A computed fold for a 100-nucleotide RNA, annotated as SAM riboswitch aptamer (S box leader).
[in-house]
RNA sequence: UUCUUAUCCAGAGUGGCGGAGGGAACUGCCCGACGAAGCCACGACAACCUACAAUCUAUGCAAGGUGUCAAUUCAGUAGUUUUUUAAACGAAGAUGAGAU
Numbered sequence: 001u002u003c004u005u006a007u008c009c010a011g012a013g014u015g016g017c018g019g020a021g022g023g024a025a026c027u028g029c030c031c032g033a034c035g036a037a038g039c040c041a042c043g044a045c046a047a048c049c050u051a052c053a054a055u056c057u058a059u060g061c062a063a064g065g066u067g068u069c070a071a072u073u074c075a076g077u078a079g080u081u082u083u084u085u086a087a088a089c090g091a092a093g094a095u096g097a098g099a100u
Stems, first nucleotide, its partner, number of pairs: 002099007013042005021031003025077004043069003048065003052060002073092001079089004
């Protein structure tokens, strides 16, 4: 990089440096000098993988590997179906695990 698969209406932030952008893309709508991105420190959430406990399974734990900590993946966006001012599936994206 590509493929397979699971999940995505829950949850969780402070400080320092920094100094204008950020929320994947597009449209919208938001966040931002009462300080954006990024970096660092400490903390927290979660429970995919490992470990451990238990074991038929379910499950528990939170030490290790990831991930996450505005808004449902912020909303909508290929396409399909239906009972068509809408809903469901799905697409796209993100993350984990496995393969390449």